[in-house]
Background: A computed fold for a 481-nucleotide part of an RNA from an uncultured bacterium, annotated as small-subunit ribosomal RNA, 3' major domain. It matches the Rfam family "Bacterial small subunit ribosomal RNA". Its family is annotated with ribosome and structural constituent of ribosome in the Gene Ontology. Its mean pLDDT, the model's own confidence on a scale to 100, is 85.

Context: one part of a larger RNA
RNA sequence: UGACGGGGGCCCGCACAAGCGGUGGAGCAUGUGGUUCAAUUCGAUGCAACGCGAAGAACCUUACCUGGGUUUGACAUCUGGCGAAUCUCCGUGAAAGCGGAGAGUGCCCGCAAGGGAGCGCCAAGACAGGUGCUGCAUGGCUGUCGUCAGCUCGUGCCGUGAGGUGUUGGGUUAAGUCCCGCAACGAGCGCAACCCUUACCCUUAGUUGCCCCCGGGUAAAGCCGUGGCACUCCAAGGGAACUGCCCGUGUUAAGCGGGAGGAAGGUGGGGACGACGUCAAGUCAUCAUGGCCUUUAUACCCAGGGCUACACACGUGCUACAAUGGAUGGUACAGAGAGUCGCUAACUCGCAAGACGGAGCUAAUCUCAAAAAACUAUCCUCAGUUCGGAUCGGAGUCCGCAACUCGACCCCGUGAAGUCGGAGUCGCUAGUAAUCGCAGAUCAGCAACGCUGCGGUGAAUACGUUCCCGGGCCUUGCACA
Numbered sequence: 001u002g003a004c005g006g007g008g009g010c011c012c013g014c015a016c017a018a019g020c021g022g023u024g025g026a027g028c029a030u031g032u033g034g035u036u037c038a039a040u041u042c043g044a045u046g047c048a049a050c051g052c053g054a055a056g057a058a059c060c061u062u063a064c065c066u067g068g069g070u071u072u073g074a075c076a077u078c079u080g081g082c083g084a085a086u087c088u089c090c091g092u093g094a095a096a097g098c099g100g101a102g103a104g105u106g107c108c109c110g111c112a113a114g115g116g117a118g119c120g121c122c123a124a125g126a127c128a129g130g131u132g133c134u135g136c137a138u139g140g141c142u143g144u145c146g147u148c149a150g151c152u153c154g155u156g157c158c159g160u161g162a163g164g165u166g167u168u169g170g171g172u173u174a175a176g177u178c179c180c181g182c183a184a185c186g187a188g189c190g191c192a193a194c195c196c197u198u199a200c201c202c203u204u205a206g207u208u209g210c211c212c213c214c215g216g217g218u219a220a221a222g223c224c225g226u227g228g229c230a231c232u233c234c235a236a237g238g239g240a241a242c243u244g245c246c247c248g249u250g251u252u253a254a255g256c257g258g259g260a261g262g263a264a265g266g267u268g269g270g271g272a273c274g275a276c277g278u279c280a281a282g283u284c285a286u287c288a289u290g291g292c293c294u295u296u297a298u299a300c301c302c303a304g305g306g307c308u309a310c311a312c313a314c315g316u317g318c319u320a321c322a323a324u325g326g327a328u329g330g331u332a333c334a335g336a337g338a339g340u341c342g343c344u345a346a347c348u349c350g351c352a353a354g355a356c357g358g359a360g361c362u363a364a365u366c367u368c369a370a371a372a373a374a375c376u377a378u379c380c381u382c383a384g385u386u387c388g389g390a391u392c393g394g395a396g397u398c399c400g401c402a403a404c405u406c407g408a409c410c411c412c413g414u415g416a417a418g419u420c421g422g423a424g425u426c427g428c429u430a431g432u433a434a435u436c437g438c439a440g441a442u443c444a445g446c447a448a449c450g451c452u453g454c455g456g457u458g459a460a461u462a463c464g465u466u467c468c469c470g471g472g473c474c475u476u477g478c479a480c481a
Base pairs, nucleotide, nucleotide: 001481002480004477005476007475008474009473010472011471012470013469015465016464019428020427021426022425023424026319027318028317029316030315031314032313033312034310035309042053043052064305065304066303067302068301069300070299073127077126078125079123080122081121082120083119086103087102088101089100090099091098092097107116108115109114129294130293132292133291134290138288139287140283141282142281143279145277150189151188152187153186154185155184156165157164158163169180170179171178195271196270197269198268200239201238202237203236204235206233209229210228211227214225215224216223242265245259246258247257248256249255308447321421325380326379327378328377329376330375337368338367339366342361343360348355349354387418392413393412394411396409397408398407434457435456436455437454438453439452440451
C1' cells in the first nucleotide's frame, strides 16, 4: 500500500422487511447429469453451465457410428498430354461410383497448319485437406463484479524509501454530483449531457391516410360524386422543463421540503452507451492464428443408423387441479410486424385439419387478420365433475424424393395423475406484477409450451434498515501478500 475480520462508523441496491404471483408435489415439453449404446458428435459446469452455442437434427444439416467406395483428392495455384463445353441412353449398384454407346462442335488470333482463353478428362509432383490437440501460446468477440462510482496523471509539497497528499474533512447528490474548507493547483478515463424513442404544442406537406360542409347510396360501410386538408394520422423541422418563479429551510452556499403554472417537475418514462481492472472466466467448433499431430488417412464421397435411447436425479417452462370457473351462442375495442420461389380474398365442398378457386397486392392501397381476455344470454351446482387433459385405439389432412426409427395438424372414441403442493427457493416498486391474446426471425414442414417484439385489462405494498446477500467511503486490528 492492499486484501481480510462472526471490528467500528456512515450510505446504497426487490438485499431484507411489507405485499402480489410463482417454483419445490402432478402430467407433459425442453436442457443437463447419469446410465445404456456400434454411435448416442462437440462445447458450456457456483453466482456468471443446464428452453445455453442451436433464430428450426426425418435426408441434408452432421462434426458421431456401421457398411460401400476414393487417394493430387469435394476446394486453390502451377506443369505436360488429350478432348470444345455440354446433352441423351444402356448395364451394374443401396447410392457414391464403375463400365459402355451415341449426339455435338461454339469464342479470340490466323489463308491454312496451328496457337490462345474457358471448361472437361488423364498423368506426375509441388501441394491441398483436417469441426484433429493446446482458449494455460494468441487476436478478435463475449460474460461477470456493475451503470457500481470509482480509476489515474502532470507539476508542487511531505517522506531515507515503499509511498502519501490531491481523492481526506463538513454538508449534499442517483453520482469523485455540486458547495465550503484544506499544501495543494490543475487535468484525463468514468458520472451527467450531447444520440434514439415515448408524453404536449406549432409550422410545413396531404396519397395509398383522413372526412368539417353538400349530394347520392346501402342491411352496413369515405361506399360513390363534388370537394377539402379542419380533424385523426403519417414524417421532416421547430418549441417546451431550466429548481426558471413563490414560500420555508440551510452557512449568504450546494441543496432539500412544500406550492403555483404546466401535457410533463426536479435525471419526466424507456433505450443505446459499461472507466482502470478482476476471474490464466468463456470461445482454436463463427472467424483468424503460433506450435504440435495426421497425409491410401485424424482427408474426401455415399447409403443406412445415431444426435429423439431410459431404472433414475436436477434446472427452466407449459397445462392444470376449477364456479373470480367450464361450455354454447351473440356483440365490441389494439399495436407492432410479414408477404412475389410470397401473402392469399370472395364463392363452393368438407364436422374439421384442409381442398377447390383465383380477385387483389412488390403493399398507409391488397392479403395474413379471427385479436383474446372483456361485455351479454343460457346451461352446469361442488362432483375426480360438463374440472383436467396425459395415454392409447381408429379414421384422415398437409409439407416433403421420403414421415418406420423420428413431423405437425384434424375428427371420433379412450379418459391417467392431479383437490393448491415438505424443508426450501425465485421474480416484481407502476402502466410494473399478474393476466389476455397478436406478430416476427429461423423455416419445405415442424416437435415453439422456446426466443425476440407488440399492444389489451390492470393491482397490492414499502413501518423501517436490527438481521441475510452484494456493493461504496472513512477508520481500526492483523501471525496474510